[in-house]
Parts: sequence; C1' cells; structure tokens
RNA sequence: GACUCCUUAGCUCAGCCGGUAGAGCAUUUGAUUUUUAAUCAAAGGGCCACAGGUUCGAAUCCUGUAGGAGUCACCA
Repeated sequence: GACUCCUUAGCUCAGCCGGUAGAGCAUUUGAUUUUUAAUCAAAGGGCCACAGGUUCGAAUCCUGUAGGAGUCACCA
C1' cells in the first nucleotide's frame, strides 16, 4: 500500500430474506431459605462506532471516516 472481516446494554455475544432491538453474566429492588451466601421474580440500562446516501421504512443495503483483527505485497 491492496484486499477481507469486525464495531449492538457495564462485560461476553445473538439479531434469518430491510418492518417496534434481544440473551447470559453483572447491577438494583423484592420474595424466600439454613448464616457476610444461595435460589426465585421483577426492574433499570443501548444516539446499534461516526457522517452521509438509497428507501414509505435501515442495526441490516451503498459510500466515506475512525478504531481493531487477518492475508498478501513492499520495505537493502
């Protein structure tokens, strides 16, 4: 330098052909039980990396930017 892939909740990750964003863990609250702990239930938490474009409608398609990973090339 070229190409490919990734970026979604605090963390780890889903999200099939565009049509109201989810799970586990963690956190908070409540219940309960044999103890600073466990179990069960509920709740809160997300400008879907950023900026544009297409569309009635975009996390999803297209372009650019940023960051990360990989392959190849270059590198006297």
About this RNA
A computed fold for a 76-nucleotide RNA from a bacterium, annotated as transfer RNA. It matches the Rfam family "tRNA". The family's RNA type in Rfam is transfer RNA. The sequence was found in a public genome assembly.